Context: one part of a larger RNA
RNA sequence: CGUGGAUAUUUGAGGGGAGUUCUCUUUAGUACGAGAGGACCGAGAGGAACAGACCUCUGGUGUACCAACUGCACUGCCAAGUGCAUCGCUGGGUAGCUAUGUCUGGAUCUGAUAAGCGCUGAAAGCAUCUAAGCGCGAAGCAGACCCCAAGAUUAGAUAUCAUAGAUUCCUUGUAGAUUACGAGGUUGAUAGGCUCUAGGUGGAAGCGCAGUAAUGCGUUCAGCCGAGGAGUACUAAUAAUCAUUCUUG
Numbered sequence: 001c002g003u004g005g006a007u008a009u010u011u012g013a014g015g016g017g018a019g020u021u022c023u024c025u026u027u028a029g030u031a032c033g034a035g036a037g038g039a040c041c042g043a044g045a046g047g048a049a050c051a052g053a054c055c056u057c058u059g060g061u062g063u064a065c066c067a068a069c070u071g072c073a074c075u076g077c078c079a080a081g082u083g084c085a086u087c088g089c090u091g092g093g094u095a096g097c098u099a100u101g102u103c104u105g106g107a108u109c110u111g112a113u114a115a116g117c118g119c120u121g122a123a124a125g126c127a128u129c130u131a132a133g134c135g136c137g138a139a140g141c142a143g144a145c146c147c148c149a150a151g152a153u154u155a156g157a158u159a160u161c162a163u164a165g166a167u168u169c170c171u172u173g174u175a176g177a178u179u180a181c182g183a184g185g186u187u188g189a190u191a192g193g194c195u196c197u198a199g200g201u202g203g204a205a206g207c208g209c210a211g212u213a214a215u216g217c218g219u220u221c222a223g224c225c226g227a228g229g230a231g232u233a234c235u236a237a238u239a240a241u242c243a244u245u246c247u248u249g
Base pairs, nucleotide, nucleotide: 001151005161006160007159008158009157010156014148015147016146017145020048021047022046023045024044025043026042032037050105051104052103053102054101058099059098060097061096065092066091067090069088070085071084072083073082074081075080109143110142111141116136117135118134119133165242166241167240168239169185170184171183172182173181190236191235192234193232194231195230196229197228199225200224201223206219207218208217209216210215
């Protein structure tokens, strides 16, 4: 830009992906074989690697979470803190991300076939799977499974609306380099704040008590807390533009 206004839901021409394999049990020590050995077919179980999704579990990370510890400087000193020292070091760790973690997958079936095996059967009174005709037959081919897909210019279909709808701008995240996409914009829970809560850390400071003191105990399952959940308009989402107008090009 097109698909002859818009929104939503779709069909599937066509394209892509996947397709793997092992061991054990049983059938059965059966068929077969003098024995040694040892099955087809069928039934069941457990794996490997690979692929997809996810974070409940097990872990990792988690540089604006919590605690503990050292040195220096500072807040006049004590206490309590702040800054710097690889995030100063150490022990943990929410959300998110993640694998070594969890779940799932390759199944089954159909059609046409290859090599091959056949039926009927002449040419050629026989024979012959082939010449006419008919059948079986593969991890392969076409479907079936998963994904994309109407620029499929043959541009499809359905439903609804047509004062429909869309955009800039703003609040933003399940999205994201930008864009795009999604949720919202006061008729509002979109983000922040606040309250409650999950969860993390692990028992704050101050005060009291015990002890000469270091320290311990009580107040205290405390205090603090990033991303999780719920609620709540306190703050910020101000404003504006384009467009169809039912018949015409």